[in-house]
Context: one part of a larger RNA
Molecule: small-subunit ribosomal RNA, 5' domain
Organism: uncultured bacterium
RNA sequence: GAUUGAACGCUGGCGGUAUGCUUAACACAUGCAAGUCGAACGGAAACGAUGGUAGCUUGCUACCAGGCGUCGAGUGGCGGACGGGUGCGUAACGCGUAGGAAUUUACCUUAUAGUCGGGGACAACUUGGGGAAACUCAAGCUAAUACCGGAUAAUCCUUACGAGGGAAAGGGGGCCUCUUCUUGAAAGCUCUCGCUAUUAGAUGAGCCUGCGUCAGAUUAGCUAGUUGGUGAGGUAAAAGCUCACCAAGGCGACGAUCUGUAGCUGUUCUGAGAGGAAGAUCAGUCACACUGGAACUGAGACACGGUCCAGACUCCUACGGGAGGCAGCAGUGGGGAAUAUUGCACAAUGGACGAAAGUCUGAUGCAGCAACGCCGCGUGGAGGAUGACACAUUUCGGUGCGUAAACUCCUUUUAUAUGAGAAGAAAAUGACGGUAUCAUAUGAAUAAGCGCCGGCUAACUCCGUGCCAGCAGCCGCGGUAAUACGGAGGGCGCAAGCGUUACUC
Numbered sequence: 001g002a003u004u005g006a007a008c009g010c011u012g013g014c015g016g017u018a019u020g021c022u023u024a025a026c027a028c029a030u031g032c033a034a035g036u037c038g039a040a041c042g043g044a045a046a047c048g049a050u051g052g053u054a055g056c057u058u059g060c061u062a063c064c065a066g067g068c069g070u071c072g073a074g075u076g077g078c079g080g081a082c083g084g085g086u087g088c089g090u091a092a093c094g095c096g097u098a099g100g101a102a103u104u105u106a107c108c109u110u111a112u113a114g115u116c117g118g119g120g121a122c123a124a125c126u127u128g129g130g131g132a133a134a135c136u137c138a139a140g141c142u143a144a145u146a147c148c149g150g151a152u153a154a155u156c157c158u159u160a161c162g163a164g165g166g167a168a169a170g171g172g173g174g175c176c177u178c179u180u181c182u183u184g185a186a187a188g189c190u191c192u193c194g195c196u197a198u199u200a201g202a203u204g205a206g207c208c209u210g211c212g213u214c215a216g217a218u219u220a221g222c223u224a225g226u227u228g229g230u231g232a233g234g235u236a237a238a239a240g241c242u243c244a245c246c247a248a249g250g251c252g253a254c255g256a257u258c259u260g261u262a263g264c265u266g267u268u269c270u271g272a273g274a275g276g277a278a279g280a281u282c283a284g285u286c287a288c289a290c291u292g293g294a295a296c297u298g299a300g301a302c303a304c305g306g307u308c309c310a311g312a313c314u315c316c317u318a319c320g321g322g323a324g325g326c327a328g329c330a331g332u333g334g335g336g337a338a339u340a341u342u343g344c345a346c347a348a349u350g351g352a353c354g355a356a357a358g359u360c361u362g363a364u365g366c367a368g369c370a371a372c373g374c375c376g377c378g379u380g381g382a383g384g385a386u387g388a389c390a391c392a393u394u395u396c397g398g399u400g401c402g403u404a405a406a407c408u409c410c411u412u413u414u415a416u417a418u419g420a421g422a423a424g425a426a427a428a429u430g431a432c433g434g435u436a437u438c439a440u441a442u443g444a445a446u447a448a449g450c451g452c453c454g455g456c457u458a459a460c461u462c463c464g465u466g467c468c469a470g471c472a473g474c475c476g477c478g479g480u481a482a483u484a485c486g487g488a489g490g491g492c493g494c495a496a497g498c499g500u501u502a503c504u505c
Stems, first nucleotide, its partner, number of pairs: 001505002004502001006501005013377005019370002021335001026333003030330003035078003040075002043071002047069002050065007085288003094213007103205002108201002111198005116150001118148002125140006156165003170193006179186003214260003221251003226248008263285004267278004290311005313324004341367001343366003349363001350361004380410004391400003415442006424432001449494005454475003460489005470477002
C1' cells in the first nucleotide's frame, strides 16, 4: 500500500447493489417449512345447492335423498432419497483430474408384443372391551389400479440342450352403423390416461485404478482377514466383501505406523510475476441430522421434519405408562468484540401431486433491519472589499481567517406537497406497490464530519503545564521560552465517512 462475512470510537443526507452467528454440531417456548390425487376404491364426518317430509315465528329449524358440487377420516398410487441447513467427523479414491469394467436407473423418450379368466382377505364402518393419556384388543361386514393363484410368452431368465421358470389393472370422455333389450342403455366401436414383458436411449447413481492433495522422526518399525490362492456364500455389480482350507505373505526413510490439525474444489485476497495466504456469499462435491447402533419400505435411504433399540436431556402422568429432537424459516435464552423480522406472496422462476381446474411449497420472489462492503449523487451556483464584526496573533503599524460572510442575482439534484403512473404477464392472474418513473408547485430551502500537523509524512503559531500531567507505530518528546503533552487559532489529508484494533499478502 492492498484486503475483510469484521469489531470498537466519533459522526451521519439519499439511492442502487451485494452481504449479514466467523463464538456453543449449546439448549430451545410458539407458528409455519411435504404434500397431493374422488378421472384407483368402499364410502359420507363437515359445508353448499336441489328435491321431498314435518314443525311453525312464512323464511328459518329438524329429518330424508351420495342423485349433485364437493369431501373429514380410511384403503390405494406417486412424492416425503428433491429442494433447504450445517461443517461434527474425515488426511480418505473424501475431493480434484484422467481413465476403466463387473452393474443398476422411478418418472421421460424409442421400438415390439400383450392387457384373458378367477379367488380369498384387510382397513374404513358396526358392536363390545381395556387405558388418565398415548393408544389399543376382540368379533362381524365390505371395495379397489391393494393382495394371490390359473392361462398365455415374440422377447426374457435358467439349462445337463431333453426341457424348465416367469407378467398384467383398470379408469375417464364420446358414439349408437351393426347384435340384444328398445326413453336410452349393455355388449360393441372410437379417443385417451394407465398396466405388463422385453429393447435401445437419456439422466442419475454405485464400483475400480494412475497421478495430485497440511504439519510433526522429540512418532521407525506396522500388519492375522493381515497379503495371495482354491472353493463356497453374498451383492444390482468386481473384490477377503464374508466364511472354510492352503501358502506366508503385504506396507515402510520415495516416510509406513502413530500423533496433531482440517471438509475438498471451482475460486477469493495479495503480488510485476514466481509465489504466499484463505476456502464467507455463488457453483460442484462429500459428510452429518440430540449421541451411538440397526434394519424396514422403496427404482433410489440404512432416510433432517420415517421406524426400532440403547443413552443423556426436557416435558406430561391418575405412577401403571407415555411424548420430544430448529445444523429448515422466523424467533428465545446462553456464549461472544460481534451478526437482522416470530413480515408479504405463490404474481414470476422452479419443484411435488393431479387429465385438468388446482392444492402445497419459510425453495424462491419481495419487503423490513444494519454506512457491513462497493458504486453513484447531494449538502448549492455566479457576482460581491470600506477586505465588516467576532476570534487568533502582533514588532501595536498591522496580519490571518477571507470572496469566506453579509448583500445582489440565479438554479432545484435532493426534500416536502399534489397529480399521473409502468415493464416485469403469453388469454386471465402482480406479493413487490400507488413502487420505479414522469409532471407541477414551494423554497437555499432538509443535509459535514473525522483524523492529523517533530522526522519518517502533506500540514505552525500562541497560551497552559514544568521528567508532572501526559504522548508514542519506530526514532523518541516533557526537568520554565515544548511546532512532539492539554487547549485555542490557523493549516494538511480523506470525506458520509474518518480513525483505531485484529487477520492475510